[in-house]
This record gives sequence, structure tokens and C1' cells, in this order.
RNA sequence: CUUAUUAAAUCGCUCAAUUCUAUACGUUAGAAGCGGGGGAACCACUCUUUACCGGGGUGAAUCAUUUGAGUCGUGGGCCUUUGGUCGUUGAGCCAAUAACCACCACCCAAAUGUAGGGCUAUUCUUUCAGCCCGAAUCCGUCAGCUAACCUCGUCAGCGUUGAAAGGGAAGCAGU
Repeated sequence: CUUAUUAAAUCGCUCAAUUCUAUACGUUAGAAGCGGGGGAACCACUCUUUACCGGGGUGAAUCAUUUGAGUCGUGGGCCUUUGGUCGUUGAGCCAAUAACCACCACCCAAAUGUAGGGCUAUUCUUUCAGCCCGAAUCCGUCAGCUAACCUCGUCAGCGUUGAAAGGGAAGCAGU
């Protein structure tokens, strides 16, 4: 000097998720701020449920195609089984059904995209490129909007991308 990792403090990012007060210093309580849900009239919806397959909320996190697996249904199947039938005893014919095949619907996983979302160290908006995300979870058969009113949350996870245009704020220097 460079790179990587760890720790602390300051600062910054996603998010509603921050601040203050009391204090017995918390595994507590309250307030402010921010955010979510329920809930009239009017309006909106005429629907919901019915094998497969309820519906709704938070959130940017939806949707589509392909591949594989599973479940249900429909059609075929007859050389596995059962029953019936024959003036024919035949791998005969009819019905159901197994293996098997196809289609549809649902659901799970993966891949590829995608509606949409995030990232610039004064800040906001817009534009152009770049890099990422495109999850998870809750209610429990039930909820449209919705004034009054009722009620709940205030966690968690991380460490930065460059440029252009315009507006705002603050600081420094000079007069």
C1' cells in the first nucleotide's frame, strides 16, 4: 500500500416499525408519530356454495409456459379377475374391472420469464443505463366501499451504483 474477515462507535438502507415520559430500570406501563384490520347511509356486487376446487387479509412479491411427481374425474382398454350368456365350449360374445393409454382440473417442486418493487451520502422529482428482489405468513367458512365508533402493530434484516436535468434546504468564505 492492497485485499479479506471480525469487533465497537457514528452514519446509512429495506420496512409502518421511530421518539418521549414514568419507573420498582423490566420479560413493565403510557403518550405522540407512523401503519393495519373491522365497521352505516349512498353506491357497488347479483352472487355464494355444489366430486375435483371455499373465501379473505398483510406485503412489491402477481401471472404465464415447460419438465417431473401426486390426487380426483372423464373416455378408451380387455391377453388380469369376477359375473352372465350360447343351437357354437371358443384366448367366443356381453357387463364390470386390473395393468396400461389419453384428456381435464387441482396441488407440490424445479427452470425460464413477467406485472410489480429496491439501491446514488445534502434532499426531492424526472430521465437513461447497471445490479438485485419478485418471498413469507395470517384469519378460519367469515369480512365490498364505509362517517361515527371499535381494535391491533411499532418487529426483523442488512452495509451503499453511476450519470444527466430541474427545484428546495443547510453550511463555509468574501463584501
c-di-AMP riboswitch aptamer (ydaO/yuaA leader) from a Desulfotomaculaceae bacterium, 175 nucleotides, folded computationally.
The coordinates come from a structure-prediction model, not an experiment, and the mean pLDDT is 76.
Lineage of the source: Bacteria > Bacillota > Clostridia > Eubacteriales > Desulfotomaculaceae.